[in-house]
RNA sequence: AGGGCACAGCAGGGGCAACCCUGUGUCGCAAAGCUACCAUCCUCGGGAGGGGAUAGAGGGGUUGUCGAA
Numbered sequence: 001a002g003g004g005c006a007c008a009g010c011a012g013g014g015g016c017a018a019c020c021c022u023g024u025g026u027c028g029c030a031a032a033g034c035u036a037c038c039a040u041c042c043u044c045g046g047g048a049g050g051g052g053a054u055a056g057a058g059g060g061g062u063u064g065u066c067g068a069a
Stems, first nucleotide, its partner, number of pairs: 004029002009024006027056001033062003037059002039054006
C1' cells in the first nucleotide's frame, strides 16, 4: 500500500430482562481474531443453587496478516 472489523445514532425485527439480529453509519481497533476461566450484568429461587447475556470495560488462555527499516 491492499484488505479486515464496525462505536454512538437512525430504521425494522426478536427477548420478561441483561441483551441480540438485519440494514444504514464510520467513533475507533494491529488482534475490535477465537475462547465465558476470572469478572460484570439479567432472570428464577427463602436459600443452596439453576438458567441466560457480555469477547468493542478489564484480566487470563489460545492462534495470528502484508510491506519497509
Molecule: c-di-GMP-I riboswitch aptamer
Organism: Pelobacter propionicus DSM 2379